The RNA shown here (Bacterial RNase P class A) has 392 nucleotides and comes from a Gemmatimonadales bacterium. The gene name in the source record is rnpB. Its Rfam family is "Bacterial RNase P class A". The family's RNA type in Rfam is ribozyme. The RNAcentral record of the sequence draws on ENA.
[in-house]
């Protein structure tokens, strides 16, 4: 000093003028409101809605199939399909990346194209014995029978290699290797790792195919959900009128029509099926009408720094400290100056810069809330550690 990995942090900064949302205070107004002043007021992703909780409603939610997700082991977490550590198995000199990582002797399925042949293997070319037309010393059509040794195709051809043995072969047999399966010893919680003994000699991929295993999953979602107040309407008393009725107050939450049904049980409750359990007088469709505004939910929570102690880490325990959007035709904005970074021009320059000058400064933007993954981003800054040069 170069080239690489990995992990964090920032997301242009001040100032003026105008303009919004929230909360306070404080004046004015019968009230809606308006004016003034403080204060506050978008993210690392607020995004994608892809997983997981919280809340909240369905009947405080039984079983059984079915479907659906997870998937190497050990912790962390409210929880996960995230996270840390480790294993196992590729890649890289390395630091470090990567991995939808149970199970293929439970069964089915498939496995292009090429090739004889692709899964209880196969004679295409070839190897050897017998017979042999025919040829004549040596060849040799045809036909029989034996071989998986070579050659040829393939992503894959049912272990490699050396021998022994054979008519030629072959784990048929030996020896070494690689594998697989079983036992036993050491080591770790544990995936597993190291060694060592036996055994048959050798068994193809595929499970992001069905399928088995072994654990989790009841639906719907903040337009949830809950309180007010409003309507068309209908019933009821009062009062007044003979009377249609008309004022006033309570109640309820509309009318009409068809169709099924009420213990011989319609519909509902778990939104797939089926059994149990439960509630039940209503429930389906047509037509018409009305109101569709205000509070809560809803901004103090698995919260954020800061310290300290535990753990290798992911995190957790204890102190101290701060309060940090809250919209709902949806606020969080423009518009100028100064600095500041990046690029071009242009000048000077003692080559290191310096000045003036234009032109850009991302990606996006809350909406019940919160833990992730993931997708999108001009651009800078700090650390760790790894390789390779050189120097002391």
């Nucleotide at each position: 000093c170069g080239a690489g990995u990995c992990g964090g942090c920032c997301a242009g900064g001040c100032g003026a003028u105008c303009g919004c949302g929230g909360c306070g205070g404080c004046g004015c107004g019968c009230a809606a409101g308006c004016a003034c002043c403080g204060u506050u007021g978008a993210g690392g992703a607020a995004a994608g809605u892809c997983c997981g909780g919280a809340c909240u409603c369905c009947g405080a939610a039984g079983a059984g199939c079915a479907c659906g997700g997870u998937g190497g082991u050990g912790g962390g977490u409210a929880a996960c399909g995230c996270c840390c550590a480790c294993c196992c198995g590729g890649g890289g000199u390395g630091a470090c990346c990567c991995g939808c990582g149970g199970g293929a002797c439970a069964g089915u399925g498939c496995c292009a194209c090429a090739g004889a042949a692709a899964a209880c293997a196969a004679a295409c070319c070839g190897c050897u014995c017998c017979u042999g037309a025919g040829a004549c010393u040596u060849c040799g059509a045809g036909g029989g029978a034996g071989c998986a040794a070579g050659g040829g195709u393939g992503a894959a051809a049912c272990g490699g290699c050396g021998g022994u043995g054979u008519a030629a072969g072959a784990g048929a047999c030996c020896a070494c290797c690689a594998g697989c399966g079983c036992c036993c010893c050491a080591g770790g919680u544990g995936a597993c790792u190291g060694g060592g003994a036996c055994g048959g000699c050798u068994c193809g991929g595929u499970a992001a195919a069905c399928c088995c295993c072994a654990c989790c999953g009841g639906g719907a979602g903040c337009a949830a959900g809950a309180u007010c107040a409003a309507a068309a309407g209908g019933g009821c008393g009062u009062a007044c009128g003979c009377g249609a009725g008309u004022a006033c107050g309570c109640c309820u939450g509309c009318g009409g029509g068809a169709g099924c049904g009420u213990u011989c049980g319609a519909g509902g409750g778990c939104u797939g099926c089926u059994c149990g359990c439960c509630c039940g007088a209503g429930c389906u469709c047509c037509c018409g009408g009305g109101u569709a505004g205000a509070u809560c939910g809803c901004a103090u929570c698995a919260g954020g720094c800061c310290g300290u102690c535990g753990g290798c880490a992911a995190c957790g325990g204890c102190g101290g400290u701060c309060g940090c959007a809250g919209a709902u035709g949806g606020a969080u904005g423009a518009u100028c100056g100064c600095c500041g970074g990046u690029c071009g021009c242009c000048g000077c320059u003692u080559c290191g810069g310096c000045g003036g000058u234009g032109a850009c400064c991302a990606c996006a933007g809350a909406a019940u809330c919160c833990g992730g993954c993931u997708u999108a981003c001009c651009g800078g800054c700090c650390g760790g550690c790894u390789c390779g040069u050189c120097c002391c």